The RNA shown here (TPP riboswitch aptamer (THI element)) has 90 nucleotides and comes from a Flavobacteriales bacterium. The source organism's lineage runs through Bacteria, Pseudomonadati, Bacteroidota, Flavobacteriia and Flavobacteriales.
[in-house]
Parts: sequence; C1' cells; structure tokens
RNA sequence: GAAAAGCUUUAGGGGUGUCGUAAGACUGAGAUUAUACCCUUUUAACCUGAAACCGGUAAUGCGGGCGAAGGGAAAAGUUUCUUAAAAGGA
Repeated sequence: GAAAAGCUUUAGGGGUGUCGUAAGACUGAGAUUAUACCCUUUUAACCUGAAACCGGUAAUGCGGGCGAAGGGAAAAGUUUCUUAAAAGGA
C1' cells in the first nucleotide's frame, strides 16, 4: 500500500405466512416481536412488480421463473499477501 476471505468490536436493516374452535400441523435460517434468526454495497437479508405467471399442495408469499429489472442498511481493527527505505545480524 492493497483486494478477497476469516476473526473481533460497535452501529444499522429486515421478515413473522397457511390450515385449525383450540391444542397443534406444513414449509423454512427464522412464522408465539424472540437475550432469537438472517443480512449490511450488493446476483437475493428484505421490499416493489404481485390480490400477477407456471407447477404443486389440505392450504399458503410451497417450488420456479420474473431477476444482469427497480430499490435496499457500515465502519474500524486484526489476520494474510506484495513492495520500498532504515537499523541490526549472518
């Protein structure tokens, strides 16, 4: 000096559905607002499009495309690598 990843600290962003009288059941990281879970510059945490389209289900924002679409929340330190100078050693 430098970018990707890892780690640490702090700060911030987001969602919370379907069926059921209820208890519970289904998918999922998270569905009872959680000391939780996920995400933080972006190709996916999340929102808009969307009360949309195709497939599937007991049902659903269940799966997929849409999506190189439009938005969307951060900083520092450390680790690592490379180069130059000075000092010291062999």